A computed fold for a 111-nucleotide RNA from Candidatus Ventrimonas merdavium, annotated as FMN riboswitch aptamer (RFN element).
[in-house]
RNA sequence: UUCUUCGGGGCGGGGUGCAAGUCCCCACUGGCGGUAAAGUCCGCGACCCGCGCAAAGCGGCUGACCCGGUGCGAUUCCGGGACCAACAGUAUAGUCUGGAUGAAAGAAGAA
Numbered sequence: 001u002u003c004u005u006c007g008g009g010g011c012g013g014g015g016u017g018c019a020a021g022u023c024c025c026c027a028c029u030g031g032c033g034g035u036a037a038a039g040u041c042c043g044c045g046a047c048c049c050g051c052g053c054a055a056a057g058c059g060g061c062u063g064a065c066c067c068g069g070u071g072c073g074a075u076u077c078c079g080g081g082a083c084c085a086a087c088a089g090u091a092u093a094g095u096c097u098g099g100a101u102g103a104a105a106g107a108a109g110a111a
Base pairs, nucleotide, nucleotide: 001111002110003109004108005107006106012026013025014024015023027095028094029085030084031044032043033042034041039083040082048060049059050058051057065081066080067079068078069077087098088097089096
């Protein structure tokens, strides 16, 4: 440098109602790299917006954590209590359906 493969999880129970996996109570889930092992730190991707016929690319936007313990070192481990989660559709959605049999951070392998 080229190619191949892989590359996002989760609504179970109850209530109200004509109708809710969307509301209310309980429950459940956590992409990639870095760093003492991280959804909440730092960085990245995705979604969305702009430029562009388009693609590529560039730019923008981009959620949420505290206390205690151990330790050389932890907003990462252990204990406790919190918090957050694009757009479109539909009874108001992190968990359903859809764009998406997509794209991608990246991981592994081959030449």

About this RNA
It matches the Rfam family "FMN riboswitch aptamer (RFN element)". From the family's description: The RFN element is a highly conserved domain that is found frequently in the 5'-untranslated regions of prokaryotic mRNAs that encode for flavin mononucleotide (FMN) biosynthesis and transport proteins.